The prediction has a mean pLDDT of 78. A computed fold for a 343-nucleotide RNA from an uncultured Selenomonadaceae bacterium, annotated as Bacterial RNase P class A.

RNA sequence: CAGGAAACAGAAGCAGUCGCGGACAAAUUUUUGUUCGAGGAAAGUCCGAACUCCACAGAGCAGCGUGCCGGCUAACGACCGGUGAGAGUAAUCUUGAAGAUAGUGUCAUAGAAAAGGAAACUACCGAAAUUUUUUUCGGCAAAGGUGGAAAGGUGUGGUAAGAGCGCACCAGCUGUCGGGUAAUCGGCAGGCUUGACAAACCUCACGCGGAGCAAAGUUGAAUAGGAAAUUGUUGAGGUUGCUCGCUGACAUUUCGGGUAAACUGCAAAGACUUGGGCGGUAACGCUUUAAGCAAGAUAAAUGACUGCAAUAAACAGAAUUCGGCUUAUCGGUUUCCUGCCGG
Repeated sequence: CAGGAAACAGAAGCAGUCGCGGACAAAUUUUUGUUCGAGGAAAGUCCGAACUCCACAGAGCAGCGUGCCGGCUAACGACCGGUGAGAGUAAUCUUGAAGAUAGUGUCAUAGAAAAGGAAACUACCGAAAUUUUUUUCGGCAAAGGUGGAAAGGUGUGGUAAGAGCGCACCAGCUGUCGGGUAAUCGGCAGGCUUGACAAACCUCACGCGGAGCAAAGUUGAAUAGGAAAUUGUUGAGGUUGCUCGCUGACAUUUCGGGUAAACUGCAAAGACUUGGGCGGUAACGCUUUAAGCAAGAUAAAUGACUGCAAUAAACAGAAUUCGGCUUAUCGGUUUCCUGCCGG
């Protein structure tokens, strides 16, 4: 100088005055005091759950999801560590990672040939004929051409010319021995050699009820104990679909009428947060080791002014909650590692 990996904190601050929402206390007729009050992504709704109901509640098939090994977790397709493959000089990063000999399917164009062991365009070699430059027969797949891919690759010997035909080194496959919990890695030996794609259908292994806080529940009020039609105990209906099982008398449609208020869910107490200790490479786990309770609105709360200070800007506003992922984005600080140049 150029790169790689990780961590930390901030996201405008302090003070005052007025204003807004919650909690607590006092006071008593609407007031006073104290205290708390948007994010690292609150976004996306891509995954997983907690919780609620169907519901007393099952099984099978379909369907869907995942797909190397081990670990962690409430769980996950996330996270941590490793193996293989690919990229990079490297530090590192990515990962579409089971099966192609169960079957089906595709491989355009080009090329002689893309049905995988068939085929022969230009050529090469041998024999015969011969119009003297062509024809026929045989051998060949090594050289050249086409292509993403063409009878393992490179080199060498040999041959009429060639070929794993022989040999050396690799790759693959088979067998065997050793390391590793495993994925897999390494040694030795050998016949020489059996396209690609499954993020194509498919096969295999493992897993999966559904719907969702507008879930669900309590209290109160009002109305017309309205009208009509269809199905139904020979079983309607019953939270994806089908079948079985279980349950079971209402269910559906049309017209008309009434209500749409308050509260719980929701005082946020939890798979919780922040320090400490122990274990672990790490993710993470254990711990009565200490402290804490952080916004709960409901047409939707946090705004305005002044002073100091600062140059301060980006993306952007909770609505049941939590663990992740993805996307958007302003700068700052620190640590370790790699390469190059110089001293």

Overview: It matches the Rfam family "Bacterial RNase P class A". By type it is a ribozyme. Of the family's consensus pairs, 95% are formed in the model.